A computed fold for a 170-nucleotide RNA from Exobacillus caeni, annotated as glmS glucosamine-6-phosphate activated ribozyme aptamer. Its Rfam family is "glmS glucosamine-6-phosphate activated ribozyme aptamer". By type it is a riboswitch. About the family: This entry contains a glucosamine-6-phosphate activated ribozyme that is found in the mRNA for GlmS. GlmS is an enzyme that uses fructose-6-phosphate and glutamine to generate glucosamine-6-phosphate. The ribozyme catalyses self cleavage of the glmS mRNA that is thought to regulate GlmS activity. The coordinates come from a structure-prediction model, not an experiment, and the mean pLDDT is 79.
RNA sequence: AAUUAAUUAUAAGCGCCUGAACUAUUUCCAUGGACGACAAGGAAAUAGUUGACGAGGAAGAGGUUCAUCGAUCAAUCGGCGGAUGCCUCUCGGUUGCUUCAUCACAACCGUACGACUUUGUAAAAAACAGUGAGGUGACUCUCUGUACAAAAUCAAAGUCAUGAUGAGCG
Numbered sequence: 001a002a003u004u005a006a007u008u009a010u011a012a013g014c015g016c017c018u019g020a021a022c023u024a025u026u027u028c029c030a031u032g033g034a035c036g037a038c039a040a041g042g043a044a045a046u047a048g049u050u051g052a053c054g055a056g057g058a059a060g061a062g063g064u065u066c067a068u069c070g071a072u073c074a075a076u077c078g079g080c081g082g083a084u085g086c087c088u089c090u091c092g093g094u095u096g097c098u099u100c101a102u103c104a105c106a107a108c109c110g111u112a113c114g115a116c117u118u119u120g121u122a123a124a125a126a127a128c129a130g131u132g133a134g135g136u137g138a139c140u141c142u143c144u145g146u147a148c149a150a151a152a153u154c155a156a157a158g159u160c161a162u163g164a165u166g167a168g169c170g
Stems, first nucleotide, its partner, number of pairs: 014081004019077001020050010031039002053070003059090006091110006099167006114160007128145003132141003
């Protein structure tokens, strides 16, 4: 130094990098040129750099893969893995037009809860500007200032959405 095993820590626009792009060095090819200096290219090898900006999101089990919303000077391309999504079932609840209970049916919720329409309602980070540090460079990290979202959430209004049995009230 590598490999194996064990232990600890660490996350969800999260982690990783062999395609790709960019940088440096060396070699080769070739253009312009006063055939010099120099300028601007192509290829290969080696070593590096980049490769998601926040908002939102978890009942349990199994399955599954391009798993919500916008912002950006748009490679945030491409690939691999994972993931709070989605599907099925289970558990416990909600709504279905006076209350309660049981059953069935339909649609929902996991401390919130039927579907649709309209109106109102919030605040981001990167970016940008400045500043410092590291690196030959691509680029990386810290700090300061500052602006702008959407889905949502909540509220209001409207339209539509079941039956059976029993009890209670009137």
Annotation: The sequence was found by an Rfam model in a public genome assembly.